[in-house]
Molecule: Archaeal signal recognition particle RNA
Organism: Candidatus Woesearchaeota archaeon
RNA sequence: GGGUAAGCUAUGCCGGGAGUGUAGCUCUCUCCUGUGACUGUCAGCGAGCUUUAGACAGGGCGAAUCGUCGCGGCGAGGACGUCCUGGUUGUCGUGGUCUCGUGCCGGACGCUGAGAGCCUGUCCUGGUUGGGUACCGCGGUGGGAACCGUGUCAGGCGGGGAACCGAGCAGCACUAACCGCAUCGGCUACUGCUUCCAGGGUAGCGGGCUUGAGAAAGGCGCGAGAGUGCCUGGCAACCAGGUGUUCACAACGCGAUGACGCUUACCC
Numbered sequence: 001g002g003g004u005a006a007g008c009u010a011u012g013c014c015g016g017g018a019g020u021g022u023a024g025c026u027c028u029c030u031c032c033u034g035u036g037a038c039u040g041u042c043a044g045c046g047a048g049c050u051u052u053a054g055a056c057a058g059g060g061c062g063a064a065u066c067g068u069c070g071c072g073g074c075g076a077g078g079a080c081g082u083c084c085u086g087g088u089u090g091u092c093g094u095g096g097u098c099u100c101g102u103g104c105c106g107g108a109c110g111c112u113g114a115g116a117g118c119c120u121g122u123c124c125u126g127g128u129u130g131g132g133u134a135c136c137g138c139g140g141u142g143g144g145a146a147c148c149g150u151g152u153c154a155g156g157c158g159g160g161g162a163a164c165c166g167a168g169c170a171g172c173a174c175u176a177a178c179c180g181c182a183u184c185g186g187c188u189a190c191u192g193c194u195u196c197c198a199g200g201g202u203a204g205c206g207g208g209c210u211u212g213a214g215a216a217a218g219g220c221g222c223g224a225g226a227g228u229g230c231c232u233g234g235c236a237a238c239c240a241g242g243u244g245u246u247c248a249c250a251a252c253g254c255g256a257u258g259a260c261g262c263u264u265a266c267c268c
Stems, first nucleotide, its partner, number of pairs: 001268008012061003015033005023050005038058005066258007077247004083242010095231003098225008109214001115211008123200005130193001131191004135186003140181004149174004157166003
């Protein structure tokens, strides 16, 4: 003289920014951001300071390329509010859509008859007429009772000397309940039917009559109106984003500046 380790202390560091507030500044307060990095007391009718920009007390780091200042640059984030875009809500009701009227264009269609007018069917209401079905009623007609309808009762049975009499099966006839058929009648009910009358209604479809040449859709324009259902538009508030102005944390770069000291041990 240099290097390493430990210890000490100096310049210093232990945050910064915006807002509020203030004559100005710091802080407690609100918000954004950062470091390895403080603690306590004071404090929003506020506490403290005034050539400075918290005051008081305590503590930590620390000789490291550490700190301070300035410039640049960056930009988390904030403020202002000109403008732009988008959205939400509310409001107004401009224009369009809508309604009415009107002018022009247009020309599907049109003497096999445009347009207009009249009548009318289909439709509805109330009635009416007939048909069909069912039901009911009258009488007609066919069928129709084994026990248990009526009449007549062969045979057989019973009574009697006999004549005759009696009950009575089958059969036959009549007939009831019941079943069927046809006709007639019914202010009974029903009906995918039908006639007629009156009224109503008329967008569509159809029929008829009168007249005789226009005229539908659509488009453009004008005027009046209705209204917010839709589109468009105006206004207001709010939200989001962008632009403009401005402030700006941390990291980064450059320059200037302060400091780069002392003690001990070991090594060269």